[in-house]
Context: one part of a larger RNA
């Protein structure tokens, strides 16, 4: 020195990223017990008091065994005489909650959920495996089954359909194989010509105009709890400031209601205000939202939570500042 542990003046968190760790709490009976609340809870809330052993003619209840409750008396520093065995409060953030999860760095605010809410599906269903036979869905039939989404409850859920996307339409325009066959070409009997070459019926091949012709896309309509969007500049009120108001450009519409320096704020330790001596965090507020905002939900919200953030109480070797003891080990030494 290193590991497990035990006690420690005086102080008690001054320690640190942070009370990490420890320490404290702790059984039982009895009094009591707050805000808030979805009236169930919070709540073992908080906060207090007892406990052993001996005698009894006490009192209660029992059929008794016994058990509860009470007197009086006694011994210790100590009576839950050791183990076993809750620390407690306030305020906020996420998330309703029990659950689930990176087997072997993450347990969470992620996932999931019950509830809403869109959309498909009529039964040989829709979706899925599978070449196919054939299965699952389902021995179900729309209060069913198959996708997205959001995520208990409470109060809501604004505006935009111009662009994608879905559903609906069919006047018109575009349009493919197919039908269709005007024509053109090759080849050729055969004519013409002295020849060279030229014409050329039918046929047989080869090409192919117009005209027909679905869906689709153009088109025209609905559709945002579908993808997704939710301006800008300029004056203006009898100090200044500031605009309830006017103009003006653009847009499919210009962000409603709540929230807002936030798990979101660049400037920013924004300013005020509480806590502290002192407070870049935190709590209430302001609104100038760089770049909240309404089911990628929008604001609360009792319970819950090995969650995350700030305060306190109570303990404490976490410190201030270490020191002693036990027991393994390491290492010297024999």
């Nucleotide at each position: 020195c290193u590991c497990u542990c035990g006690u420690u003046a005086a102080g008690g968190a001054a320690c640190u990223c942070g009370g990490c760790a420890a320490a404290a709490u702790g059984a039982c009976u009895c009094c009591g017990u707050a805000a808030c609340u979805u009236c169930g809870g919070g709540a073992g809330a908080a906060g207090g008091a007892g406990u052993g052993c001996u005698u009894c003619c006490u009192c209660a209840a029992g059929a008794g065994a016994u058990u509860g409750a009470g007197a009086a008396g006694u011994c210790g520093c100590a009576g839950a005489g050791a183990a076993a065995c809750g620390g407690c409060c306030c305020a906020a953030g996420c998330g309703a909650c029990u659950g689930u999860u990176u087997a072997u760095c993450a347990a969470a605010a992620a996932c999931a959920c019950a509830g809403c809410u869109c959309u498909c599906u009529g039964c040989a269903a829709a979706g899925u495996c599978g070449c196919a036979a054939g299965a699952c869905g389902a021995a179900g039939u729309a209060u069913a089954g198959g996708g997205g989404g959001u995520g208990a409850c409470g109060c809501c859920u604004g505006c935009c359909c111009g662009g994608u996307g879905c559903u609906g339409g069919a006047a018109g325009g575009u349009u493919a194989a197919g039908a269709g066959g005007a024509g053109u070409u090759g080849u050729c009997a055969g004519a013409a010509g002295c020849a060279a070459u030229u014409c050329g019926a039918a046929g047989c091949a080869a090409u192919g105009a117009a005209u027909u012709g679905a869906a689709g896309c153009c088109c025209c309509a609905g559709u945002a709890a579908a993808c997704g969007g939710c301006g800008g500049c300029c004056g203006u009120a009898a100090c200044a400031a500031u605009a309830a108001c006017g103009g003006u450009c653009c847009u499919a519409a210009g962000g409603u209601a709540g929230c807002g320096a936030a798990a979101u704020u660049c400037c920013u330790u924004g300013u005020c205000g509480g806590g502290u001596a002192a407070g870049u965090u935190c709590c209430g507020a302001c609104c100038c939202g760089c770049a909240c905002g309404a089911a990628a939900g929008g604001c609360g919200u009792a319970a819950c939570g090995a969650u995350u953030u700030g305060g306190g109480c109570g303990c404490u070797g976490u410190c201030u500042c270490a020191a002693c003891g036990a027991g393994a080990g390491a290492u010297c030494c024999g």

The part of an RNA shown here (large-subunit ribosomal RNA, domain IV) has 334 nucleotides and comes from Diacamma sp. Okinawa-2006a. NCBI's taxonomy places the organism under Eukaryota, Eumetazoa, Altocrustacea, Hymenoptera, Diacamma. The full RNA is in RNAcentral, with records from SILVA. Its Rfam family is "Bacterial large subunit ribosomal RNA".